[in-house]
Description:
This is a predicted structure of an 87-nucleotide RNA (c-di-GMP-I riboswitch aptamer) from Nitrosomonas sp. The sequence was found by an Rfam model in a public genome assembly. Of the family's consensus pairs, 95% are formed in the model. Taxonomically the source falls in Nitrosomonas (Bacteria, Pseudomonadati, Nitrosomonadales, Nitrosomonadaceae). The coordinates come from a structure-prediction model, not an experiment, and the mean pLDDT is 90.
RNA sequence: AUCUGAAAAGGGCAAACCUCGCGAAAGCGUGGGACGCAAAGUUUAUGGUCUAAAGGGCUUACGCUCCAAGAUAGCAUGACUGCCAGA
Numbered sequence: 001a002u003c004u005g006a007a008a009a010g011g012g013c014a015a016a017c018c019u020c021g022c023g024a025a026a027g028c029g030u031g032g033g034a035c036g037c038a039a040a041g042u043u044u045a046u047g048g049u050c051u052a053a054a055g056g057g058c059u060u061a062c063g064c065u066c067c068a069a070g071a072u073a074g075c076a077u078g079a080c081u082g083c084c085a086g087a
Base pairs, nucleotide, nucleotide: 002087003086004085005084012037013036017032018031020029021028022027035074041080042079043078045077046076047075048072049071050070055066056065057064058063
């Protein structure tokens, strides 16, 4: 430096759900809680998925519909970084 994660050590993160807060929503944050995770560390670059406030279209109106500049890194790929052990 590359590959691998069977066993081990020290540990790390934290799904659902609940509380409080933020948000139009998707969802996010705090505390609790553990389904899982060897990158479940960082990054929306590409694709996917979710939402549809603002804006556009239709409508007398109610409402319907399109749309990401919103969200997801615990959807995949890529990029960057990293612990232990083995080869």